Predicted 3D model of a 129-nucleotide RNA (c-di-AMP riboswitch aptamer (ydaO/yuaA leader)) from a soil metagenome. Model confidence (mean pLDDT): 77 of 100. Its Rfam family is "c-di-AMP riboswitch aptamer (ydaO/yuaA leader)". The literature on the family includes a 2004 paper in Proc Natl Acad Sci U S A by Barrick et al., "New RNA motifs suggest an expanded scope for riboswitches in bacterial genetic control". The model forms 96% of the base pairs in the Rfam consensus. The RNAcentral record of the sequence draws on MGnify.
[in-house]
RNA sequence: UGCCGAGGUUGUCGUUAGACAACGCGGGGGAACCAAGGUUUUGCACCACGCAAAACGGGGGCGUAUCUGAACACCAGGAGAAGACUUCUUCGCUUCCAGCCCGUCAGCUAACCUCGCAGGCAAAUACGA
Numbered sequence: 001u002g003c004c005g006a007g008g009u010u011g012u013c014g015u016u017a018g019a020c021a022a023c024g025c026g027g028g029g030g031a032a033c034c035a036a037g038g039u040u041u042u043g044c045a046c047c048a049c050g051c052a053a054a055a056c057g058g059g060g061g062c063g064u065a066u067c068u069g070a071a072c073a074c075c076a077g078g079a080g081a082a083g084a085c086u087u088c089u090u091c092g093c094u095u096c097c098a099g100c101c102c103g104u105c106a107g108c109u110a111a112c113c114u115c116g117c118a119g120g121c122a123a124a125u126a127c128g129a
Stems, first nucleotide, its partner, number of pairs: 001122004008023006024117006034107001038056007058105001059102004066078004080096004087129002092125001
């Protein structure tokens, strides 16, 4: 001076680390309506629908970070993501495709409630419009 990312700006207090507030950015929970309401066995009922019990299976969030091939990994590919102003050419080139959290629980969701503002990087996509 820039890059990924929501992860910034200003002010007050403080020796500092930090704390608080406002604005800004981002996330979670949370009505109606809508959507959904698993599998197996047994019993009742029985045209069908249905009811009860037991057993089995969990489910969800942040993030591009998932899917398939043959197993964690490795390799490869599809989808997805990033690359010093913006847009197009653009499957042209290079790279990523992780990690963490909740704890049997949460669909959507107005009002409302609540949380975060980290961390990690570097000579930086060619030509053209």